Transfer RNA from a Caldisericales bacterium, 74 nucleotides, folded computationally. Rfam family: tRNA. Rfam describes the family as follows. Transfer RNA (tRNA) molecules are approximately 80 nucleotides in length. RNAcentral holds the sequence, with entries from ENA.
């Protein structure tokens, strides 16, 4: 230096190839049940989808720059 890949909750991944209010599991957190805790159930919470910018009515998704990270090539 080129080339391809990935970046989503605290963690580990989903999101049907643009269409909804962005969801699981874990962890956190309050109740229930239990002498007590654990499991087990039932709820809350928690996100500028890396950061900027464009296309579109409509972007986590497509384009463009820049970040970090992985591989490969010279």
């Nucleotide at each position: 230096g080129c080339g391809c890949c990935c970046a989503u909750a605290g963690c580990u991944c989903a999101a049907c190839u643009g269409g909804a209010u962005a969801g699981a599991g874990c962890g956190g957190u309050g109740g229930c049940c239990u002498c007590c805790g654990g499991a087990g159930c039932c709820g809350c919470a928690g996100g500028u989808u890396a950061g900027g910018g464009g296309u579109c009515c409509g972007a986590a998704u497509c384009c463009c720059c820049u970040u970090g990270g992985g591989c490969g090539c010279g």